[in-house]
RNA sequence: GAUAAACGCUGGCGGCGUGCUUAACACAUGCAAGUCGAACGAGAACUACAUUGACAAGAAGCUUGCUUCAAGGAUAUAUAGUUCGAGUGGCGGACGGGUGAGUAACGCGUGAGUAACCUGCCGUAUACCGGGGGACAACAGAGGGAAACUUCUGCUAAUACCGCAUAAGCGCACAGCAUCACAUGAUGCAGUGUGAAAAACUCCGGUGGUAUACGAUGGACUCGCGUCUGAUUAGCCAGUUGGUGAGGUAACGGCUCACCAAAGCAACGAUCAGUAGCCGGCCUGAGAGGGUGAACGGCCACAUUGGGACUGAGACACGGCCCAGACUCCUACGGGAGGCAGCAGUGGGGAAUAUUGCACAAUGGAGGAAACUCUGAUGCAGCGACGCCGCGUGAGUGAAGAAGUAUUUCGGUAUGUAAAGCUCUAUCAGCAGGGAAGAAAGAAAUGACGGUACCUGACUAAGAAGCCCCGGCUAACUACGUGCCAGCAGCCGCGGUAAUACGUAGGGGGCAAGCGUUAUCCGGAUUUACUGGGUGUAAAGGGAGCGUAGACGGCGAUGCAAGUCAGAUGUGAAAACCCAUGGCUCAACCAUGGGAUUGCAUUUGAAACUGUGUUGCUAGAGUGCAGGAGAGGUAAGCGGAAUUCCUGGUGUAGCGGUGAAAUGCGUAGAUAUCAGGAGGAACACCGGUGGCGAAGGCGGCUUACUAGACUGUAACUGACGUUGAGGCUCGAAGGCGUGGGUAGCAAACAGGAUUAGAUACCCUGGUAGUCCACGCAGUAAACGAUGAUUACCAGGUGUCGGGAGACAUAGUCUCUCGGUGCCGCAGCAAACGCAGUGAGUAAUCCACCUGGGGAGUACGUUCGCAAGAAUGAAACUCAAAGGAAUUGACGGGGACCCGCACAAGCGGUGGAGCAUGUGGUUUAAUUCGAAGCAACGCGAAGAACCUUACCAAAUCUUGACAUCCUUCUGAAUAGCUGGUAAAGCAGCUAGGCCUUCGGGACAGAAGAGACAGGUGGUGCAUGGUUGUCGUCAGCUCGUGUCGUGAGAUGUUGGGUUAAGUCCCGCAACGAGCGCAACCCUUAUCUUCAGUAGCCAGCAAGUUAAGUUGGGCACUCUGGAGAGACUGCCGGGGAUAACCCGGAGGAAGGCGGGGAUGACGUCAAAUCAUCAUGCCCCUUAUGAUUUGGGCCACACACGUGCUACAAUGGCGUAAACAGAGGGAAGCGAAGGCGCGAGCCGGAGCAAAUCCCAGAAAUAACGUCCCAGUUCGGACUGUAGGCUGCAACCCGCCUACACGAAGCUGGAAUCGCUAGUAAUCGCAGAUCAGAAUGCUGCGGUGAAUACGUUCCCGGGUCUUGUACACACCGCCCGUCACACCAUGGGAGUCAGAAAUGCCCGAAAUCGGUGACAUAACCGUAAGGAAUGAGCCGCUGAAGGCAGGUCGGAUAACUGGGGUG
Repeated sequence: GAUAAACGCUGGCGGCGUGCUUAACACAUGCAAGUCGAACGAGAACUACAUUGACAAGAAGCUUGCUUCAAGGAUAUAUAGUUCGAGUGGCGGACGGGUGAGUAACGCGUGAGUAACCUGCCGUAUACCGGGGGACAACAGAGGGAAACUUCUGCUAAUACCGCAUAAGCGCACAGCAUCACAUGAUGCAGUGUGAAAAACUCCGGUGGUAUACGAUGGACUCGCGUCUGAUUAGCCAGUUGGUGAGGUAACGGCUCACCAAAGCAACGAUCAGUAGCCGGCCUGAGAGGGUGAACGGCCACAUUGGGACUGAGACACGGCCCAGACUCCUACGGGAGGCAGCAGUGGGGAAUAUUGCACAAUGGAGGAAACUCUGAUGCAGCGACGCCGCGUGAGUGAAGAAGUAUUUCGGUAUGUAAAGCUCUAUCAGCAGGGAAGAAAGAAAUGACGGUACCUGACUAAGAAGCCCCGGCUAACUACGUGCCAGCAGCCGCGGUAAUACGUAGGGGGCAAGCGUUAUCCGGAUUUACUGGGUGUAAAGGGAGCGUAGACGGCGAUGCAAGUCAGAUGUGAAAACCCAUGGCUCAACCAUGGGAUUGCAUUUGAAACUGUGUUGCUAGAGUGCAGGAGAGGUAAGCGGAAUUCCUGGUGUAGCGGUGAAAUGCGUAGAUAUCAGGAGGAACACCGGUGGCGAAGGCGGCUUACUAGACUGUAACUGACGUUGAGGCUCGAAGGCGUGGGUAGCAAACAGGAUUAGAUACCCUGGUAGUCCACGCAGUAAACGAUGAUUACCAGGUGUCGGGAGACAUAGUCUCUCGGUGCCGCAGCAAACGCAGUGAGUAAUCCACCUGGGGAGUACGUUCGCAAGAAUGAAACUCAAAGGAAUUGACGGGGACCCGCACAAGCGGUGGAGCAUGUGGUUUAAUUCGAAGCAACGCGAAGAACCUUACCAAAUCUUGACAUCCUUCUGAAUAGCUGGUAAAGCAGCUAGGCCUUCGGGACAGAAGAGACAGGUGGUGCAUGGUUGUCGUCAGCUCGUGUCGUGAGAUGUUGGGUUAAGUCCCGCAACGAGCGCAACCCUUAUCUUCAGUAGCCAGCAAGUUAAGUUGGGCACUCUGGAGAGACUGCCGGGGAUAACCCGGAGGAAGGCGGGGAUGACGUCAAAUCAUCAUGCCCCUUAUGAUUUGGGCCACACACGUGCUACAAUGGCGUAAACAGAGGGAAGCGAAGGCGCGAGCCGGAGCAAAUCCCAGAAAUAACGUCCCAGUUCGGACUGUAGGCUGCAACCCGCCUACACGAAGCUGGAAUCGCUAGUAAUCGCAGAUCAGAAUGCUGCGGUGAAUACGUUCCCGGGUCUUGUACACACCGCCCGUCACACCAUGGGAGUCAGAAAUGCCCGAAAUCGGUGACAUAACCGUAAGGAAUGAGCCGCUGAAGGCAGGUCGGAUAACUGGGGUG
């Protein structure tokens, strides 16, 4: 884009179209094929006319009951006309209408042919229509039957039927002549013999009939070409193929039959199986194509299923016949009837498809002379948005930007000129009035549609909008709800508490009487590639050769004209398509004209190319001759080294083997060594990206036989060539068969090791096999992952085998042919790469590919002894699988470098007791967080109450805290009392400010509501802050360049550094964040200053005093400066950067320490510091109070303290710091106490006073190796301190008690110098409460060879199937669930054939004892016909064994998904 569509939601009007795609399922009812009286007879009804005249109103006469006249008129008959239904007869029911089951076919399409044919009605022409005969329906009568129907007897007409006559012409037979021809032949002419016709009617105009010929129309048959899929269908066929003869047909023909021959079809796909009506066209597409075959048109086939003929011009017949089968209906059970795939309609099936309508007015058809009749053909109407087309649902104005709604940052914004309001219009629908064409015609009549189309008038904005979508593709965004739920989804995907993706709403986008969805087809898809693809690595080159068919093929001349090209002619139906014009108001639709219809056929030409014939050539190819090279092949023979075994000698205890061992061998003498022998297999060195071969492959030497390639020559042939489906041959290793052989090696197997295991890797043994001969097998990563052949397309450099030339000739150089390597340009390629040995440019031929898995599997077939090989699917499942390259990450990959990383050392932890934190457990609660490094003496620089967040109980509800409002009060506040567990509560006393006197500020109480409050949740919604890699040296950018791109380069390389630090080089040149430096501190000096610090000199003074005067020299304090920069020298290095050594210096190569933390990583930590979105609670998850808990305790872990002792404990008496703190404070002296401490209160807001005694150390004494004079836990008693309060649950003291512990398993931590270790001091927090933390000083080591290893990190490189990035990815079994599928003892239904049996109807043939109107015959009878019977064929049916595909099945095999 399209549709014969369906479904969901919705639905105003009209026009034109269209409507059972499924059950070729079954059908109630009505209709769909009749007509002709001008072919015919009989019947009925009616009319007209004529005749007949039962009866008779009435009139007259009179004898009053008779006569006469008489309109009318029953009945009957004849004639004429009209109508009706049945019959004989004619024409038509073979058309029109329906359907697509069958059919892969001369069925269809296209083009030819019939010299092999037929043709009613119609047209033209010619000739003719004479005279007879006998019947049968109808009808009447009589029977049978329920019915359908039927029998018998009798009558009758014809354009019904049958002879006879006639024969222009015609048919047949015979034998001629002429002309022509496409094989058999055709046509014409004349001759003889022979055969066959007719129908009448009439209005007198004609109509009709017979024969012949021609035409037209319609049909029949034949042929060329085209016409789906499967080879896992490869052979098929007996009337089969042909001939002769006969029959049959309209006609040819095995169409049928008899005989004869054995043919015919097939790899250019026969046969078989599946599917299917074919075409014009329709849809799509740029086209080529692909799909399709509704409606309209052409052809075919069918008419309940199967078979059959009859009639006829035409049928093997939709609304005809016969038979058989199934089904339905009627029945009196004996027997009958039926066929909607005609139009309506019904049931059924289905996602799904309409009215039991009107009319013959038009167009057409049948019959008829015609009027006319019939016509579900047709024309119309009805139903369905099923499709296409057109129209409408209003137009203008209108800002207070109304209301409502949605949202909001609360200001607004959007809906939105939209509405309302005002003005206007009337298409459609509705109402009223008028009103066609379609009708031919010419005088009348005649319209289903239809009072329709159309026109006019009045009237009202009134009656007329929905559907889908809004994450990207793809136009269109917000809110709420939901919370991996519910759901969405075409693909990617969305949803786990802030969803533009689900649902709803507002808004928006698209289309619009429709809009979406589903289904199907084409396109996009160059994704089957003719146009127009590929095969080194993505799927894809056959393992290799020879060669058949086929395909393709060198140079010259010439003939032909099949291909090819050009012209002409015929055809290519109409409709459709395109163009133009016209008609419906436009359009859809319709009409007219033109184009197109790319095709086929015929014909006339051309001759370049292809083809074909002929004739030549030598450049392709081959042969000959002359050479040299080679692991080319086959067979036979020979050789030495080595292994093993056997024999003998020497010789003694091991050998062997491994990472280390063991099994094994050996005192019965091994291994080792010497000599001799046996046997098998393989051929060291040479040996080489060297050679040969088609590939597989080929390696000692000699001989024989043999193939190929190469070089040279140019004698010969003369295109003999290339490729190659099938086919044939060769074909490593392993394997199989038969027979040999067997030294070594060695599957299987055994033993020993390794290991969690080890059916392995390692070791010791060892059988098939490996070897030979003859067979089979036929596969490999059979690889250059690269088919064969030919030509062309820059170079350079090796090497092998030949040849030629030059020169200065042991040789060198140049040229050339053929192999074999490397590098490289153009070109190619997705890139990698290839590149004269192509993966380049062209040509020919073969093979192969078309997403991954299932699967090279299953089934079938072929081959094989087997193993197996070859060929080779589907269901199902996934949205990928794959290639090349890039950046990272990773590696039990490589190179280089660094770090207390290892090593070298020192000291610890892990064992004990205690402290502290955590887990676990417990509990009413043991609040919460932190979780490898990077949680665990962490938040917490300090839980008895408070803190406090937890628990129990008791209370409050605008609240403990903030702002606002109303009313009332005057305080607030402090103290006291009662009560209570406490808070709440109740009471008393004291107690204000400003004022314009109204009140205000402030406070309290009461009240209402906005709100407060939350250590409630989410650190995975966040800000901020922090940890960590890591103080590691990295992380990036601009411009340029390279690459299709991701990206690369810079940043890599050579050196160097602590460092991406610096130097050099370089398609890079620069720059930024990091490094370093700038900052603080410390080490030295100078200078300035000199108290509360200092005291050298001077003076005073005490004896314990810088205490005082004085001084600031020194120390010190704290301001300002100096100093260190590889600056200097030597060496190394590249003359660089830099490194090593030295001098000087307080300090030397960053002097020591600190602060300082790049881009980023870990959804790292924290919502409980704080802030904050969203959610949640609101008489409670908020607030107050008391008590309890955070301190529990079978246990486990981390971090510490104290120890285990003599480098020590204890005692005595001595020495030396630094840095801090101090007012709700530090607290001296003095006194008391064993002590903790108490009393006391000097001094000090501090370089002044106090804390404050430093300790280790040194000296002396004692202890004497013990669970001790070590160690101090635990416990008892008595005390001290803080504090409302030490019970849970503080610290300290004295006395007493005196536990474990004697240096700590596996494992593990810290530290490189003023460091470790060891010793004490201070501070923060703090009422009190450190073994923790943060600082301070004292004493003060050992070791570093070095970078192999462990851990972490950096740079370069390499591999990768990883990218959530190795804590990655991922393989197979097993277990469970589901799905499809193979096998399967079998079972079931089916299809098409084959053989046999039975055999209806029916044609054909035969037949006599049957029957019979026409003709012949005087007759008998004959001819002929009919029924009957028989035979051939023959549908359905039955039986049989096979074939094919399907369904199903216990069990079983693998596969897929989770």
Predicted 3D model of a 1458-nucleotide RNA (small-subunit ribosomal RNA) from an uncultured bacterium.
Its mean pLDDT, the model's own confidence on a scale to 100, is 83.
The RNAcentral record of the sequence draws on ENA and SILVA.
Rfam family: Bacterial small subunit ribosomal RNA.